[in-house]
Context: one part of a larger RNA
RNA sequence: UGACGGGGACCCGCACAAGCGGUGGAGCAUGUGGUUUAAUUCGAAGCAACGCGAAGAACCUUACCAAGGCUUGACAUCGUAAUGACCGGUAUAGAGAUAUGCCUUUCCUUCGGGACAUUACAGACAGGUGGUGCAUGGUUGUCGUCAGCUCGUGUCGUGAGAUGUUGGGUUAAGUCCCGCAACGAGCGCAACCCUUAUUUUUAGUAGCCAGUAUUAAGUUAGGCACUCUAAAAAGACUGCCGUGGAUAACACGGAGGAAGGUGGGGAUGACGUCAAAUCAUCAUGCCCCUUAUGUCUUGGGCUACACACGUGCUACAAUGGCUUAUACAAAGAGAGGCGAGACUGUGAAGUUAAGCGAACCUCAAAAAGUAAGUCUUAGUUCGGAUUGCAGGCUGCAACUCGCCUGCAUGAAGUCGGAAUCGCUAGUAAUCGCAAAUCAGAAUGUUGCGGUGAAUACGUUCCCGGGUCUUGUACA
Numbered sequence: 001u002g003a004c005g006g007g008g009a010c011c012c013g014c015a016c017a018a019g020c021g022g023u024g025g026a027g028c029a030u031g032u033g034g035u036u037u038a039a040u041u042c043g044a045a046g047c048a049a050c051g052c053g054a055a056g057a058a059c060c061u062u063a064c065c066a067a068g069g070c071u072u073g074a075c076a077u078c079g080u081a082a083u084g085a086c087c088g089g090u091a092u093a094g095a096g097a098u099a100u101g102c103c104u105u106u107c108c109u110u111c112g113g114g115a116c117a118u119u120a121c122a123g124a125c126a127g128g129u130g131g132u133g134c135a136u137g138g139u140u141g142u143c144g145u146c147a148g149c150u151c152g153u154g155u156c157g158u159g160a161g162a163u164g165u166u167g168g169g170u171u172a173a174g175u176c177c178c179g180c181a182a183c184g185a186g187c188g189c190a191a192c193c194c195u196u197a198u199u200u201u202u203a204g205u206a207g208c209c210a211g212u213a214u215u216a217a218g219u220u221a222g223g224c225a226c227u228c229u230a231a232a233a234a235g236a237c238u239g240c241c242g243u244g245g246a247u248a249a250c251a252c253g254g255a256g257g258a259a260g261g262u263g264g265g266g267a268u269g270a271c272g273u274c275a276a277a278u279c280a281u282c283a284u285g286c287c288c289c290u291u292a293u294g295u296c297u298u299g300g301g302c303u304a305c306a307c308a309c310g311u312g313c314u315a316c317a318a319u320g321g322c323u324u325a326u327a328c329a330a331a332g333a334g335a336g337g338c339g340a341g342a343c344u345g346u347g348a349a350g351u352u353a354a355g356c357g358a359a360c361c362u363c364a365a366a367a368a369g370u371a372a373g374u375c376u377u378a379g380u381u382c383g384g385a386u387u388g389c390a391g392g393c394u395g396c397a398a399c400u401c402g403c404c405u406g407c408a409u410g411a412a413g414u415c416g417g418a419a420u421c422g423c424u425a426g427u428a429a430u431c432g433c434a435a436a437u438c439a440g441a442a443u444g445u446u447g448c449g450g451u452g453a454a455u456a457c458g459u460u461c462c463c464g465g466g467u468c469u470u471g472u473a474c475a
Base pairs, nucleotide, nucleotide: 001475002474003472004471005470007469008468009467010466011465012464013463015459016458019423020422021421022420023419026314027313028312029311030310031309032308033307034305035304042053043052064300065299066298067297068296069295070294073125077124078123079121080120081119082118083117084116088103089102090101091100092099093098106115107114108113127289128288130287131286132285136283137282138278139277140276141274143272148187149186150185151184152183153182154163155162156161167178168177169176193266194265195264196263198234199233200232201231202230203229204228207224208223209222212221213220237260240254241253242252243251244250316416320375321374322373323372324371325370326369332363333362334361337356338355341352342351343350344349382413387408388407389406390405391404392403393402429451430450431449432448433447434446435445
């Protein structure tokens, strides 16, 4: 000087407390461990691994296993020789990779040749999701959006170092004010960026409709007032008033205002810590394999199943289930696509087909809600697992191993021990919608809106963090 203390003082955080809803019990989905297996590819491991890499394993993917093949190779550059092809189509054998046939078949030219492609040979080499993240780059997590981390000059100290950065106040903040052997400065904080909340101006189609006419319908004429869209502006700064404070910083209250003291949300992550994660995104040193640890193919596996754990979904019902009727979103996506309407089917869906590269058309029905009816506390008209049969869709192909529909079946479950998690407002809870990936395959993920609470006395205690101080068998 740090680090540590079941030392002290001060302060903060859904840290506790006050509340609301969960997990832990059930069934299922999904990930992991374990076990099993020819293989169940690999990585991730307290917080900070475990719906994680994976924004999507039937084949492919795929790295794993079995079997069958190849050896200058699936891919790149170079030499020599041959051919005029290669590609494509087709026949036979084969599980296929491949093997053997048949058909078809180049360009430029100064006619010397050249370009291109294939095949053969030879080696230089290719190739490796093989090892090492404790050799590395790059990227990322974490403490933590915590308020810290440093430097120059000066001064003090023999020196390691100190000072500044401590102190008195204050703040979300090393934020600001005052003081001070310090005076300044840098990286962080804040602001500048995006979005949302209000208004104005400009603009008015594919958007909108107040008044006029018109219609089944903003449908049409007309209009751009309103909504909306999208560009430019305004607006919030403790600016104004009062009180407190040290005449300061600032705090509290008030006015005006759409918004008030960082308005809400996002992006933004200092010096560093964990030899943290990643050699399997990529790059890369060294080591290793080279008729195999490379590469091609078929089939299997990654989907196994006495069990254990994590994360979720659905429930256990009446604030509910079912039936009928009816209302109101936002944000997105669409051409090998979204697909209206009509017809067929109980339905998944099928046939046909309009419109739309989309403020035009389509996906598209929002759901909870509201209004009626029914059920009457039951393992039920709750709950839907499991299973049987019959179908639909995608796709060469749904046996291993997809999703959906109909009929039948109708398991556990009556609110969950110890323990434990999230959340302070348009939040929790609850309700649906969309997208990426994607042929098909979400209860996951990322977004979007609808309805919409309770509680916070406070900082004694648990956990984590910051500042000062003190002790030290630690460095």
Small-subunit ribosomal RNA, 3' major domain from an uncultured bacterium, 475 nucleotides, folded computationally. The RNAcentral record of the full RNA draws on ENA, Greengenes and SILVA. Its mean pLDDT, the model's own confidence on a scale to 100, is 84.